This is a predicted structure of a 1506-nucleotide RNA (small-subunit ribosomal RNA) from an uncultured Planctomycetota bacterium.
RNA sequence: UCAGAACGAACGCUGGCGGCGUGGAUUAGGCAUGCAAGUCGUGCGUGAAGCAGUCCUUCGGGAUUGUGGAAAGCGGCGAAAGGGUGAGUAUUAAUAUGGAUAACUUACCCCUUAGGUGGGAAUAAUCACUCGAAAGGGUGACUAAUACCUAAUGAGGUAUGAAAAACGCAUGUUUUUCAUACUAAAGGUGGGGAUCUUCGGACCUGCCGCUAAGGGAGAGGUCCAUAUCCUAUUAGCUUGUUGGUAAGGUAACGGCUUACCAAGGCAAUGAUGGGUAGCCGGCCUGAGAGGGUGUACGGUCACACUGGAACUGGGACACUGUCCAGACUCCUACGGGAGGCUGCAGUCGAGAAUCAUUCGCAAUGGACGAAAGUCUGACGAUGCAAUGCCGCGUGGAUGAAGAAGGCCUUCGGGUCGUAAAAUCCUUUCGGGAGGUAAAAAACGGUCGAUAUUAAUAGUAUCGAUCCUGAUGUAAACUCCUAAAGAAGCUCCGGCUAACUUCGUGCCAGCAGCCGCGGUAAUACGAAGGGAGCGAGCGUUGUUCGGAAUCACUGGGCAUAAAGAGCACGUAGGCGGAUUGAGUAGUUGAAAGUGAAAGCCCCCAGCUCAACUGGGGAGGGUCUUUCAAAACCAUCAAUCUUGAGUGUGGGAGGGGUAACUGGAAUUCCUGAUGGAGCGGUGAAAUGCGUAGAGAUCAGGAGGAACGCCGGAGGCGAAAGCGAGUUACUGGUCCAUUACUGACGCUAAGGUGCGAAAGCUAGGGGAGCAAACAGGAUUAGAUACCCUGGUAGUCCUAGCCGUAAACGAUGGGUACUAGGAUGGGGGGCGUGAAGCUUCCCGUUCGGAGCAAAUGUUUUAAGUACCCCGCCUGGGGAGUAUGGUCGCAAGGCUAAAACUCAAAGGAAUUGACGGGGGCUCACACAAGCGGUGGAGUAUGUGGUUUAAUUCGAAGCAACGCGAAGAACCUUACCCGGUCUUGACAUGGACGGAUUAGCUCUGUGAAAGCAGAGUGACGCUCGCAAGAGUGGAACGUUCACAGGUGUUGCAUGACUGUCGUCAGCUCGUGUCGUGAGAUGUUGGGUUAAGUCCCGUAACGAGCGAAACCCUUGUUUCUAGUUGCCAGCGCGUGAUGGCGGGGACUCUAGAGAGACUGCCUGUUUUAAGCAGGAGGAAGGUGGGGAUGACGUCAAGUCCUCAUGGCCUUUAUGACCAGGGCUACACACGUACUACAAUGGGUGAUACAAAGGGUUGCCAAGCAGUGAUGCGGAGCCAAUCCCAAAAAAUCACUCCCAGUUCGGAUUGAAGGCUGCAACUCGCCUUCAUGAAGCCGGAAUCGCUAGUAAUCGCGGAUCAGCUACGCCGCGGUGAAUAUGUUCCUGAGCCUUGUACACACCGCCCGUCAAGCCACGAAAGCCGGGAGGGCCCGAAGUCGCUAACCAAACCCGCAAGGGAUGGAGGUGCCGAAGGUCAGACUGGUGAUUGGGACUAAGUCGUAACAAGGUAUCC
Repeated sequence: UCAGAACGAACGCUGGCGGCGUGGAUUAGGCAUGCAAGUCGUGCGUGAAGCAGUCCUUCGGGAUUGUGGAAAGCGGCGAAAGGGUGAGUAUUAAUAUGGAUAACUUACCCCUUAGGUGGGAAUAAUCACUCGAAAGGGUGACUAAUACCUAAUGAGGUAUGAAAAACGCAUGUUUUUCAUACUAAAGGUGGGGAUCUUCGGACCUGCCGCUAAGGGAGAGGUCCAUAUCCUAUUAGCUUGUUGGUAAGGUAACGGCUUACCAAGGCAAUGAUGGGUAGCCGGCCUGAGAGGGUGUACGGUCACACUGGAACUGGGACACUGUCCAGACUCCUACGGGAGGCUGCAGUCGAGAAUCAUUCGCAAUGGACGAAAGUCUGACGAUGCAAUGCCGCGUGGAUGAAGAAGGCCUUCGGGUCGUAAAAUCCUUUCGGGAGGUAAAAAACGGUCGAUAUUAAUAGUAUCGAUCCUGAUGUAAACUCCUAAAGAAGCUCCGGCUAACUUCGUGCCAGCAGCCGCGGUAAUACGAAGGGAGCGAGCGUUGUUCGGAAUCACUGGGCAUAAAGAGCACGUAGGCGGAUUGAGUAGUUGAAAGUGAAAGCCCCCAGCUCAACUGGGGAGGGUCUUUCAAAACCAUCAAUCUUGAGUGUGGGAGGGGUAACUGGAAUUCCUGAUGGAGCGGUGAAAUGCGUAGAGAUCAGGAGGAACGCCGGAGGCGAAAGCGAGUUACUGGUCCAUUACUGACGCUAAGGUGCGAAAGCUAGGGGAGCAAACAGGAUUAGAUACCCUGGUAGUCCUAGCCGUAAACGAUGGGUACUAGGAUGGGGGGCGUGAAGCUUCCCGUUCGGAGCAAAUGUUUUAAGUACCCCGCCUGGGGAGUAUGGUCGCAAGGCUAAAACUCAAAGGAAUUGACGGGGGCUCACACAAGCGGUGGAGUAUGUGGUUUAAUUCGAAGCAACGCGAAGAACCUUACCCGGUCUUGACAUGGACGGAUUAGCUCUGUGAAAGCAGAGUGACGCUCGCAAGAGUGGAACGUUCACAGGUGUUGCAUGACUGUCGUCAGCUCGUGUCGUGAGAUGUUGGGUUAAGUCCCGUAACGAGCGAAACCCUUGUUUCUAGUUGCCAGCGCGUGAUGGCGGGGACUCUAGAGAGACUGCCUGUUUUAAGCAGGAGGAAGGUGGGGAUGACGUCAAGUCCUCAUGGCCUUUAUGACCAGGGCUACACACGUACUACAAUGGGUGAUACAAAGGGUUGCCAAGCAGUGAUGCGGAGCCAAUCCCAAAAAAUCACUCCCAGUUCGGAUUGAAGGCUGCAACUCGCCUUCAUGAAGCCGGAAUCGCUAGUAAUCGCGGAUCAGCUACGCCGCGGUGAAUAUGUUCCUGAGCCUUGUACACACCGCCCGUCAAGCCACGAAAGCCGGGAGGGCCCGAAGUCGCUAACCAAACCCGCAAGGGAUGGAGGUGCCGAAGGUCAGACUGGUGAUUGGGACUAAGUCGUAACAAGGUAUCC
């Protein structure tokens, strides 16, 4: 990091059907329009339109009676429910669970009891007048009630007082009796026999309504306990605050309110403040514990444009009521008014995003009503959306020519694939037609029965019957139709199921993490194929899971993050033994409760499922009661082992203060003395003739205390070291007298606390930051040196940190041992020895641990308490707070950024780490290179081109064993286009191929002319037919020294002929790995021996192979010639011979085999003998695992790419040979160990017919003529040279040296101008032994001398590859340079030191901090103003009901108005908190290839670090 599950989701692609759910999460933003709360005429008065009748009429109509019932009004009930939303609200709010109410209320409903009497006065509607634009009023007149008022009655109720009883829960509660006071009502309607009647009714009866009281049900108010987010970078908050008394207020308790009194109350178990948030049942996830969440459904709370307020009412401080203030919108006649979708639809806005301005009251439920009924955007339905869950379908069977087509291909084939087509079958769903249930039962109507009643009426109940459907043109069911109409999405590098091709070329892009892409991409894009899911599939977001990655279940802290520097101690937590008590915790039992829905189980209903119904189970740290008493806690009593005290001894650099001491450094004085001293890698600065240093004597001053001295002692840590004295802390041993759990730990707190630093005052010898000078260096603000001030020391105070480390908190108990040091005790005569307690050091078994390691001094086993950690960086930083004189300390983030950072161990590699060993590696030698001239290669430059490649060693006399043309690949010009070369197909025709020639041209080429074939068949022939090669045309294709050596094969170089590199089995380790292969010896060697948890084996080493050195045998020509002959001037010339040399085959020989010594009785080594050769005899070939993406696509082969009238092919000329320069490799020299001249010896190995070429002749010579011999042990090249013997030169730029140039020639070749070699004559340059530096070589080697060959016409060859001749010196040795091997060590390296990596500066970008300020936000405080309104006071004004009164009037009472307290919004003042922005500024993160250095990692080149 991913795989899982989930979602009120959104987005992309796609989309057949149905069922059941769900659907404004954002702006509690603004809202057009319609609807969402009415109803009752059986409470009341009026009574429109219409209809019917009567009268009048100017025929327009009017009046009136009846009927009718609209409409508004009075009145009642409802409107506080239902419905919406989640803004506010975080412990005095609210929710959940459980309680309390002895502190309360309750309309409608149910039950019970009692009652229901007599009066009165108004008012709306209405009418008239009137104000206003409107909304809305005003005045006057009339009227009713179940509206209002008053009186009566009082079973009862309330209040007070008295008496009594019962009970309880503290206040108290309940009941009974008595007295006093207060206290109610309303009627409506149906029916009616007798009686009365004013004909209304009284009266009787039913129903509804009313009053009072009691009870119930349901509902509500209030109180209590417990639980409920983050933040201490919010630590103190509070004045009605906490309590009391009294009063007021409320349905009710209460500081709820007021007055007075007291000074309380809350808080580290987190008050107060800040942030966020409705809560719960539940939902998602999870094994669980938990974590997240609160959509839909249900419970509850809060809100209703914002703020405030009350009224009405049983209930509200009221979503679609009232008043006020504010903002906004609308109307207006400008005077004033109106409004509130967070009801259902709908609209705008903002947003990633969320539906119809639908139908119906048929069902369920609600309001009203006696009822019919009316109302009901509750609700029931439908619609839209794949938004979710569930179900179904898109066909089934047969079908191989394995069709066509696509894709791949090794071109054979494979695959899509029985897939399709085709044949047979089916018809779910869809479409069409038909068509029956259920949701319907009530109410009500009609009929009947029963009850009530005087009653057949009415009413109630029951039965029968009738009526009522939005959905609905529905579902189910039946028929018809035709395989017909119905499949996509994502993925395919690993995690993770699924692979190929093409395109692209670090581009385009992908990506959850790792990562992919720079020309062969299973990772990008496409295609084919495949995998997964499927009407969906992916993506994004969020939550849980995995994550034991906050760990209660269930983690850690030596080294990975993490033990506070140490101690004392408060709160807290934990705590020894015995006995008893009660029971808070604990355990058990019972009762209650934990709503319904949901989860789980069972059953049932829709065809199944989703969904739904019924039953059950489960769920609490809940409440109450009862019981138990082990444990824990509490109380009481006791004990001694924990802890402490006493007594007797001991060790100690424990602490503080005072005094004392010697050695040394420095300075001063004097003396001796006379040139240096000092310092370093080397120097210099410095000191010194004004006398240093050295030496002696005396003196001064400060600091530190040698030896003893020791991983020895003491202390809590920091720390403590001369001696003496004084004071003082801790600790150990012995004794077992005393106390009796008095203990452990320790948040906050307090104290101590190295060095450096700070303040004040002293002191100052040495040392020594800063600073100065000298060196070093590219630089050197360093390391080194000479000086030197703070400081270091003392006193008083501050600071409070260190790698303050055992990187290891404290305490208690337990768990093998060994060794050793210090301090005591016991036994013992004892220095011994044994034993016991305490402290220190070390090894180590078990155990633990990732490993390293640790291990009675635990990092083991357990318990108790505290501190701390949660990826790296940012950062121990910012900000805030706090401490400090300051420096700074403590506390302590975030944005952003990375995919790591880190630990331990392993294998390598590396080290200016160590040890051992080797090599022409150095040293010892010899000769060179680097200087000169020339040759040759390269770079550079030049050029039309100077073709290409090779690049440290390991490119540079290399590819190239040979560029005048050719080669040749390059350049310029001229030409060809199936082509210079290959294969195949098709066509053509005898014109053809071939040959000869002409024109043109530099040639190639182009154009043209002439001549001119072949096989087979038929045929006498003429001729006809046909065919192959060739040619021509055309199509495939050829061609490419074009590109990629970083796609490759093959070959090669290099480390390196170095001694290494591995494997099997076993063993060890969690593992990577180790062991073996290390160790001790030895070797050239991982060669061999010994040892050994290893035993064996392989590739390398060695050996086998070639050559050379000795010898034997065999063989004897072209080689040889001793002996025997022949011959010659001479020669193996000849006969002959095999002895010798030689040739070339086969053998022998050398093995540390023998001897002596030595070593470990080994391997081996040293010496010796013998031997031609001696310790791998010399040389060669032979090159392990691998390294360098080493070299070569221009040897060859080859994938991909590119080109195709050209990047192919041909031709002519030019170039590869250029030339201010630089480098490499060579040659020749500089001379006398030489040059020249003359004479005279001795090789090996090769080559030769397009060849080598003899003799002879010519030429000074190159060479020519000539031609014998030779296809070669026969002939030729061919003379070997140095050497040797003579002569000459005499140290010179020469008789050295030969460059360069001139002239004349020769040779090869088609052709020597660019651009060949050779010869002769002449010319006669530089150069007199070579700077720094550097190369080769250890014996037949170096050095030196010549000879041959390949390539080749010729040659640039002085190169290369070979051959022989002459023929040295030196190696004491491994310190150093280089390279290599083994072991070990360190490491931050692992493309491995050409590694890694740090900081400043410069650039870009991002986030953050500071900042003069600027702009906001919410909350609080003081003051001012003060709306509405309640309450209080007042009320000279107003008023029907009651009282007095004949009346007027008065009283009572109420009110308007006024006024007081409180009081929202508003204003103002000063602060605090918080957000945005801000010139500038600060650091930080990040960014392939910037600058400067090189700090760290190795001894990192000055060990590193705090």
Its Rfam family is "Bacterial small subunit ribosomal RNA". Model confidence (mean pLDDT): 83 of 100.